The part of an RNA shown here (small-subunit ribosomal RNA, 5' domain) has 531 nucleotides and comes from an uncultured bacterium. The coordinates come from a structure-prediction model, not an experiment, and the mean pLDDT is 83.
[in-house]
Context: one part of a larger RNA
Order: sequence, then C1' cells, then structure tokens
RNA sequence: GAUGAACGCUAGCUACAGGCUUAACACAUGCAAGUCGAGGGGAAACGGCAUUGAGUGCUUGCACUCUUUGGACGUCGACCGGCGCACGGGUGAGUAACGCGUAUCCAACCUUCCCAUUACUGUGGGAUAACCUGCCGAAAGGCAGACUAAUACCGCAUAGUCUUCGAUGACGGCAUCAGAUUUGAAGUAAAGAUUUAUCGGUAAUGGAUGGGGAUGCGUCUGAUUAGCUUGUUGGCGGGGUAACGGCCCACCAAGGCAACGAUCAGUAGGGGUUCUGAGAGGAAGGUCCCCCACAUUGGAACUGAGACACGGUCCAAACUCCUACGGGAGGCAGCAGUGAGGAAUAUUGGUCAAUGGACGGAAGUCUGAACCAGCCAAGUAGCGUGCAGGAUGACGGCCCUAUGGGUUGUAAACUGCUUUUGUAUGGGGAUAAAGUUAGGGACGUGUCCCCAUUUGCAGGUACCAUACGAAUAAGGACCGGCUAAUUCCGUGCCAGCAGCCGCGGUAAUACGGAAGGUCCAGGCGUUAUCC
Repeated sequence: GAUGAACGCUAGCUACAGGCUUAACACAUGCAAGUCGAGGGGAAACGGCAUUGAGUGCUUGCACUCUUUGGACGUCGACCGGCGCACGGGUGAGUAACGCGUAUCCAACCUUCCCAUUACUGUGGGAUAACCUGCCGAAAGGCAGACUAAUACCGCAUAGUCUUCGAUGACGGCAUCAGAUUUGAAGUAAAGAUUUAUCGGUAAUGGAUGGGGAUGCGUCUGAUUAGCUUGUUGGCGGGGUAACGGCCCACCAAGGCAACGAUCAGUAGGGGUUCUGAGAGGAAGGUCCCCCACAUUGGAACUGAGACACGGUCCAAACUCCUACGGGAGGCAGCAGUGAGGAAUAUUGGUCAAUGGACGGAAGUCUGAACCAGCCAAGUAGCGUGCAGGAUGACGGCCCUAUGGGUUGUAAACUGCUUUUGUAUGGGGAUAAAGUUAGGGACGUGUCCCCAUUUGCAGGUACCAUACGAAUAAGGACCGGCUAAUUCCGUGCCAGCAGCCGCGGUAAUACGGAAGGUCCAGGCGUUAUCC
C1' cells in the first nucleotide's frame, strides 16, 4: 500500500459499487418454464345472446330473480398435437487434463429456429387420448370395455443439383489420397389452417449462427516417489459414430513412456484480470466477462437439431416424510427464507414500465433473467457539522521560582452574516421521439408517414423554488527511541505496559488518571493475510 474481511470505541447525509471466504451440511413454506383455440376432438368454469318453466314488481308486456337447454359466440380447465424446457440462473466438489490460454488444421464432421435460391405440396388407411361405462387401491395411481379427431401415426404415387452401387477418370496433393465432368441402375417426401390473404409443410443447394474433433507451445509442489505400461505401442481387417481414432473387437508384431522427471503422492477449476513493485518479479483468481465441470452419492440410457438433461426418466445407496404396513413421495450448488457450522455475510419485498428470452399471425401470456426498492460504515468518492468580527486576554481547569505569571485561548460570552444540510409548503421532467390499438395515406406485401387513443414498478422519487432558524450533526488512537507530539499526581519489580529495543524496586516524559499536545477524521485503532 491492499482486502468479499472480523473485533473494539464512535457515527449526520448523498451517490456508485459490494455482501456465507466456514458445512458441494440438512432443508419447512411460497415462487423460479411455459405457451399456441389461426393444428384437433371437445365444453369442466366464466360471460354475452337465444330458449323452457316458475316467481316478484305490475303501466298485461316490460324489468328483475331463480331455473332448463343451446359450442352458434367470446373464451377455455383437463386431454391429443407443435415449439420451448440443452437458454437464462447457481456452485467450484471433482479435474494437473488438449481442462484452460494461444496459434494452426478438419480433403474426417453436425447444425432446430433464421436468410437466399430451385422444385413440389397427389391419393388412401388403421388406430388412440380425452369423454362414457365398469373394476382394483388407504393413497400414489392403475386395469378392462366401448366411441372419436388432427399439422399425431402408417401405406401408395411422383422427384433430382440428394443417397447407395457400377463405369469414366481432368486439375491438384508430402502420403493414405482427392475426385471435376459424362453416364447407367436402384431408393427415400410432404399437412394443413383460416377472416382468401397470410401463416405453414417436403426435398435440395448455399449462407449465417452454434457446436464436435486433432495438433505445436505454455500451465503448482515433492526424488525422504525411479522405474511405469498389456488395449499397453503399432499394423491389417471389421464394428460403432455426425465424424477421425484401440473408441470397441478378431488376428499379427513387441512395442510405447521416463533423469529435458515417466509413474506415484499432495494441492488446485483455467483465463481476461486484481494487488504490490521504479521495473524485473512476487502473490491472488471474490464481484463483472469468456471457457470447463457439477446438480444428494454412484451408474445408465430414452426423447430430441442439440442432453447422457439442476426444477425429466430408470436402477442402486444414504437420508427425510406419508401409510390402512400391502406400498408410495422427495432432492434450494435457482430467488427469498430456516436450522447447523462459524470471528463473519442481507428481505419469506415490488414490477414485467424498460432490456432480453420462450410461445403466438397478432393482441398477449409466462419470466425470483432483468430492472427497482429494503438491510449493513463492509469499500470508494463527494458534502456538512458554520463564517466574519470579538482581550477586561473573563470564569473554571492545569502548571510554576506562587500577593504574581504561564497555558487552555479569539477559544467562549457578545455583535453581524449565511442556510449546504434539516423541517414545512408548493412545483416537478427524463427513462416512452419507442411500443399497442383503430382510421387514413405512400411505396408496393412489409416497411414508412399522418391523426386519434393508450402504456411508468421505482415514485409524486430525483431535482427546483419559498419560509424558518446556528439551528439537527465529532470522534478514535497516540505522545521513551524507531515516530509527529510533555508536564503533574497516584503506584512502588506491585498493579501493569510491550511491534522491537525494553519500562516499573519512592521524584516513572514508557504503568493508571488529569491537563496540554500530535496524527487521522465519519471514521479511528487492533487482529489476520499478500506484496
């Protein structure tokens, strides 16, 4: 000098950042991933409209109340279907590794949604959930029968710049190679909706984005760890994969690594960066950004463009809970919050207004991402606690050589001024020149313009003006030397101090108190750690 700090004393305000470093310990409760009716069958709930019956008022044909029915309407719980749930958010246990950083390569690869281009979107079929009926179970849940739809599922047709196989084999490459061009055969597709103009669907190519793989170099400590290795090292052939590869397998060879530190053991997420230092270096990796790994512990696959999946599935284990003892349920290292551990770390808050994300044609819905607010001197920065004048150098305190002097000290009183801050009252914009909806217009099919309408959590906040009145606001450590700042009293090797040297045994500038002084200041000291 620095800190994600803690402890002691003290504490007025604002802004910006920060806040479980320990038990990857266990978790009550709520919320954190849904959405689409412009895919579908439908109608549990709500509403309008119509309708049946009854009642009340009573201007006998209107109003109100209750009730029946109607998916025709707005909509819509559950269900089938699509997309999303692999993002966002958390944590650092594991990992000394192509994990990360940097550079290069893939003639060895994939890519939903998005963009561009080309072509197509024909014709059939059988089921199934919901609903209904019945049964089993304490529950979680399950079984059987019957019925039905689709952008769910399955055939047939058609298709080439696609795939497979065969022939041809230019240019090129260090090698396995690479294959342009031409040609023959075989194979694989689709889905519709509605407000009729849009949204979709299928195949192919290219792009974009995101990922996968390979390699050079770099990446902590220990030799009181010296040898390690059998799918081990390489080859031929296969399997598997999006793809290369002992990734896996059969066979063959006997290799491969290591004192330039293999193997083993310990420790550890890596980087951008941060701290320190003149630099070279040394130390650290909290917040923010990138990458990786993990989701109670261990294992596995399914679905899917993408996972071997935090709020999915299955199995095993430990733990917790429910039970009718037969059997079930759960996973906060999401946001709050609780217990425990600890020197120690916050609210069971508000809003989707903005930014971003998912779905949707859109309106919109969801979003503990995000934006805000709350708590904490835990950090940095800024402001304030007044300013000017004022000597009888007042009173009081302390000290001395004591009728006196010194010091506290222009300090106070007193006079004048100011009002940051404070209190009260009033005004008050930006974040929304965006976006939504309706109407109109222009270009010409999704953009722009005009007009009207509407949208702000924070918050009537920030900020501004006026009024009042010095009013509401200073402490902590130290004073022997290092080290800026000294005297008196008390104590008497006691009580105590102390970072080092060392103080204290009767005049202690070193202990305790007082007065004075020094340093820093909304903080000051102590402790811990790094340079």

Its Rfam family is "Bacterial small subunit ribosomal RNA". Its family is annotated with ribosome and structural constituent of ribosome in the Gene Ontology. The RNAcentral record of the full RNA draws on ENA, Greengenes and SILVA.